[in-house]
RNA sequence: UGGGUCGGCCGGGCGACCGCGGACGGCGAGAGCCGCCCGAGGAAAGUCCGCGCUCCAUCGGGCAGGGUGCCGGGUAACACCCGGGCAGGGAGACCUGGGGAUAGGGCCACAGAAAACAACCGCCCCGCCUCACGGCGAGGGUCAGGGUGAAAAGGUGGUGUAAGAGACCACCGGCGCCGGCAGCAAUGCCGGCGGACAGGCAACCCCCACUCGGAGCAAGGCCAAGCAGGGGCGAUGGGUGCCCAACCGUUGAGCCCCGGGUAGGCUGCUCGAGCCUGGCGGCAACGCCAUGGCCAAGAGGGAUGGUCGCCCAGGCGAGGGUGGCGGGAAGACGGGGUUUCCCCGUAAACCGCAGGACUCGCUGGACAGAACGCGGCUUACAGGCUGGCCCAACGC
Numbered sequence: 001u002g003g004g005u006c007g008g009c010c011g012g013g014c015g016a017c018c019g020c021g022g023a024c025g026g027c028g029a030g031a032g033c034c035g036c037c038c039g040a041g042g043a044a045a046g047u048c049c050g051c052g053c054u055c056c057a058u059c060g061g062g063c064a065g066g067g068u069g070c071c072g073g074g075u076a077a078c079a080c081c082c083g084g085g086c087a088g089g090g091a092g093a094c095c096u097g098g099g100g101a102u103a104g105g106g107c108c109a110c111a112g113a114a115a116a117c118a119a120c121c122g123c124c125c126c127g128c129c130u131c132a133c134g135g136c137g138a139g140g141g142u143c144a145g146g147g148u149g150a151a152a153a154g155g156u157g158g159u160g161u162a163a164g165a166g167a168c169c170a171c172c173g174g175c176g177c178c179g180g181c182a183g184c185a186a187u188g189c190c191g192g193c194g195g196a197c198a199g200g201c202a203a204c205c206c207c208c209a210c211u212c213g214g215a216g217c218a219a220g221g222c223c224a225a226g227c228a229g230g231g232g233c234g235a236u237g238g239g240u241g242c243c244c245a246a247c248c249g250u251u252g253a254g255c256c257c258c259g260g261g262u263a264g265g266c267u268g269c270u271c272g273a274g275c276c277u278g279g280c281g282g283c284a285a286c287g288c289c290a291u292g293g294c295c296a297a298g299a300g301g302g303a304u305g306g307u308c309g310c311c312c313a314g315g316c317g318a319g320g321g322u323g324g325c326g327g328g329a330a331g332a333c334g335g336g337g338u339u340u341c342c343c344c345g346u347a348a349a350c351c352g353c354a355g356g357a358c359u360c361g362c363u364g365g366a367c368a369g370a371a372c373g374c375g376g377c378u379u380a381c382a383g384g385c386u387g388g389c390c391c392a393a394c395g396c
Stems, first nucleotide, its partner, number of pairs: 001392010012311007020039003024035004041367001045378002048376005053216004065212005070084005086097004099207002104205002106201003120146002122142004126137004154172006173197001175194008220267004229258005238248003274294003277290005312365001314363006324353004332346006
């Protein structure tokens, strides 16, 4: 310098005017007005996991069903994070994955004879035909060779055979069991023994281990107009009574009380697994400490907006001295050599190309947007800043 890989951070700034939501203060009888301060995000998104909180359900156990799945750690918890291990990929930094395929069932596209009950070609033997070469066979043997495929029944060498083959042997690899050492463990290394040797898929069923109640802030709590309901008092009217009085009730205005509760209002509601700074512990995730500093949206038809001015990163275009690169230059000049030639070096006009600083003009900021809160994951994102590491070339 170029290419790559893994992170961290930012994601317009300042100002003016108008408008909106909220807290506080003041004024006002009230409606409201004034002042001052605060007012979206790294994802507020998807609602996929895990929690808090709330209500409902709940002896215990089992079945069914869901989830998770190497080991250790972190955490309130997790399917998240950190560290380690193994496997696969990569030249490397680094990336990706995770119980069990010897309990059983099922499946394995295309191609291929066959996808685990392997004879298509080939090889060998046998029979027949042929002088022979060779051909034929609904005879047999053979996975050594070819071919197909993502994957084809361990590898190398030998013995053996008609040809072959773990058929047999040696070594290697792999598998199982046992033991030793290192490690908390996953696992690794080493040793012994065994038997010829084992396809893949569990994000198919299944087996194993661990684990799991349901619904959600429209949760839930408080107040509660009106209407209807229950109770009390009871005007008036009706009946019995000749009348009054008195008594009776399916008369019942009005008033009062009561419970549930609709509209509506209040609450839950934003001070919390909080943020910042510093110190300490830890490889890290993270944790602990502080007499330290801070409070940073809280709406509910649901605010966070609009119009301008100045500026900034970035983009495009134009200009852009010297200098750079290419041509000029297979020629010229100088030097050297193994001297028909080769090598090294030097250079002008002129032509062309790219272009830094700087100047001018135009342009110019993505994805998106709270609704109980929190921890993650995933997805979207113009542009920019920054750190570690890897690879290549060159220079010192």
Bacterial RNase P class A from an Anaerolineales bacterium, 396 nucleotides, folded computationally. Its Rfam family is "Bacterial RNase P class A". Its family is annotated with tRNA processing, dimeric ribonuclease P complex and ribonuclease P activity in the Gene Ontology. A source record names the gene rnpB. Taxonomically the source falls in Anaerolineales (Bacteria, Bacillati, Chloroflexota, Anaerolineae).